[in-house]
The RNA shown here (transfer RNA) has 74 nucleotides and comes from a Minisyncoccota bacterium. NCBI's taxonomy places the organism under Bacteria, Bacillati, Minisyncoccota. The sequence is in RNAcentral, with records from ENA.

Order: sequence, then structure tokens, then C1' cells
RNA sequence: GCCUCCUUAGCUCAAUGGUAGAGCAACUGUUUUGUAAACAGUAGACGUUAGUUCGAUUCUAAUAGGAGGCUCCA
Repeated sequence: GCCUCCUUAGCUCAAUGGUAGAGCAACUGUUUUGUAAACAGUAGACGUUAGUUCGAUUCUAAUAGGAGGCUCCA
């Protein structure tokens, strides 16, 4: 220098154009003498910037970070 892949909630992962979900974790309530467990509920995320589209986590481009591979020079 070139190529490929990854980036979604605090963590691990889904979601192949039509209201972003699950498990664990956190918080609140019920229950208990208290804790745990159980049950009910709440909050929380699409790396960034543009483009295409009626509509983008999804398609395209650029860019940031991470992983892997190849090549040149020294």
C1' cells in the first nucleotide's frame, strides 16, 4: 500500500427494506421477620457522516475503531 470480515442495551447475541428483540445484569413493586428465590413491572442500544427509497439496523459510498490475510521498500 491492497483485500476480506466485525461494530446493535452494562455483557453475550438476534433481527435479509415496514413500530429494534431475547438471555443475563440493573432498578421498582408484591411476597418474607429479613435475605435469596419466585411473580409483576420500569429504564436502557443500531460506531459516525452522507446517498438511494414513501420508508434504512438492513442497500451504496466515505470515515473511525478492531481482527485476519497478501505485497513492496528498508
Its mean pLDDT, the model's own confidence on a scale to 100, is 81.